[in-house]
RNA sequence: GGGGUAUUAGCUCAUCUGGUAGAGCGUGACGUUCGCAAUGUCAAGGUAAGGGGUUCGAGUCCCCUAUACUCCA
Numbered sequence: 001g002g003g004g005u006a007u008u009a010g011c012u013c014a015u016c017u018g019g020u021a022g023a024g025c026g027u028g029a030c031g032u033u034c035g036c037a038a039u040g041u042c043a044a045g046g047u048a049a050g051g052g053g054u055u056c057g058a059g060u061c062c063c064c065u066a067u068a069c070u071c072c073a
Base pairs, nucleotide, nucleotide: 001072002071003070004069005068006067007066010025011024012023013022019056027043028042029041030040031039032038049065050064051063052062053061
């Protein structure tokens, strides 16, 4: 220098041909307990790496950029 893959909640990851973004763990509140642990219920938490384009509509399709990993030279 060229090719490929990945980037979504604090962490690990889903989201099957474009149509309201979810789970587990973690966090907070409450109940059970003398208390802790454990467990149950509820809740908060996301401009989907950044920008642009296509479309009535984009996490998803196209282009550019950034970062990480990997292959070739």